[in-house]
A computed fold for a 342-nucleotide part of an RNA from an uncultured bacterium, annotated as small-subunit ribosomal RNA, central domain.
Context: one part of a larger RNA
RNA sequence: UUGGGUUUAAAGGGUCCGUAGGCGGAUCAUUAAGUCAGUGGUGAAAUCCGGCAGCUCAACUGUCGAACUGCCAUUGAUACUGAUGAUCUUGAAUAUGGUUGAAGUUGGCGGAAUAGGUCAUGUAGCGGUGAAAUGCUUAGAUAUGACCUAGAACACCGAUUGCGAAGGCAGCCAACUAAGCCAUCAUUGACGCUGAGGGACGAAAGCGUGGGUAGCGAACAGGAUUAGAUACCCUGGUAGUCCACGCCGUAAACGAUGAUUACUCGGUAUUGGCUUCGGUCAGUGCCCAAGCGAAAGUGAUAAGUAAUCCACCUGGGGAGUACGCCCGCAAGGGUGAAACUC
Numbered sequence: 001u002u003g004g005g006u007u008u009a010a011a012g013g014g015u016c017c018g019u020a021g022g023c024g025g026a027u028c029a030u031u032a033a034g035u036c037a038g039u040g041g042u043g044a045a046a047u048c049c050g051g052c053a054g055c056u057c058a059a060c061u062g063u064c065g066a067a068c069u070g071c072c073a074u075u076g077a078u079a080c081u082g083a084u085g086a087u088c089u090u091g092a093a094u095a096u097g098g099u100u101g102a103a104g105u106u107g108g109c110g111g112a113a114u115a116g117g118u119c120a121u122g123u124a125g126c127g128g129u130g131a132a133a134u135g136c137u138u139a140g141a142u143a144u145g146a147c148c149u150a151g152a153a154c155a156c157c158g159a160u161u162g163c164g165a166a167g168g169c170a171g172c173c174a175a176c177u178a179a180g181c182c183a184u185c186a187u188u189g190a191c192g193c194u195g196a197g198g199g200a201c202g203a204a205a206g207c208g209u210g211g212g213u214a215g216c217g218a219a220c221a222g223g224a225u226u227a228g229a230u231a232c233c234c235u236g237g238u239a240g241u242c243c244a245c246g247c248c249g250u251a252a253a254c255g256a257u258g259a260u261u262a263c264u265c266g267g268u269a270u271u272g273g274c275u276u277c278g279g280u281c282a283g284u285g286c287c288c289a290a291g292c293g294a295a296a297g298u299g300a301u302a303a304g305u306a307a308u309c310c311a312c313c314u315g316g317g318g319a320g321u322a323c324g325c326c327c328g329c330a331a332g333g334g335u336g337a338a339a340c341u342c
Base pairs, nucleotide, nucleotide: 004313005312006311007296008295012310014201015200016199017198021194022193023192025088026087027086028085029084030083031082033081034080035077036076037075038074039073040072041071042070049065050064051063052062053061054060091191092188093187094186095184096183097182098181099180100179103177104176105175106174107173108172109171110154114150115149116148117147118146119145120144121143125136126135162169163168206247207246208245209244210243211242215241216240220236221235222234223233258309259308260307261306262305263304266287267286268285269284270283271282272281273280274279291298292297315342316341317340324335325334326333327332
């Protein structure tokens, strides 16, 4: 509980696909279900409302009327909505030709760095810090050179860039797959939008099985610091980080801004296409007019003006808790109160 809201005050679902449903372009015709008008029937009485009357008034009662906003039937109207039929092309999709990108999957390849190993040179330190110490080192370290092995990540290019529905995506090459944009305006002819349930995808961490493990590194150990130091700093270091398959399903999953469509002053930069080089279409940014906004701000990538559909909010705490149910191997996730209290 409304003529209200959802960037930051409570509030946009993590994202997409899509079922039911809701909503839906232009023209013509038919119909008459919705809609509108007339008429008839019904709409018990009491009650409510109006007039009059009876109890000395009133409450109360009686009487007459109106009303009963509804339903049914019937006769009409046809603008809008619906239904049916026909047509159209601007929405949508397709085709043809180009083009773009770190979009995805799989396989192969590459160099730098790091670590380890072997050999060589070489000798007393190295490392680390605010300063140190733990640690490593005469069984030859650190440093330098050659060769070998391993795993992970890809310097420069690189950007205020690009791509993807979101999560996210970056060395190079190939194969397979998907997408956008532009041009032509060729084809279909409203095939559309949204989307409760449902399905798929979904960072990191975590879980299961098997592998892998260079570096980093929760836990842990030691050294410092300190009044203490279960930290910050240092030396180590296990899970993990990596791969395959299967789970988990959450994030400040953020633009804290749902999707779609139409309309609304300019400037400037940039990416892709076309171009007769004037521009134009699609994106990405910044600055601003009007408007909006509590302000910050926003401002054609709207938070402006409108429309459709979905989701969500209703004081703080209790609490995203308890209980129940569903999902999960577990961790836990989803749904989600109340008492009480201010």
It matches the Rfam family "Bacterial small subunit ribosomal RNA". Rfam links the family to the GO terms ribosome and structural constituent of ribosome. Its mean pLDDT, the model's own confidence on a scale to 100, is 89.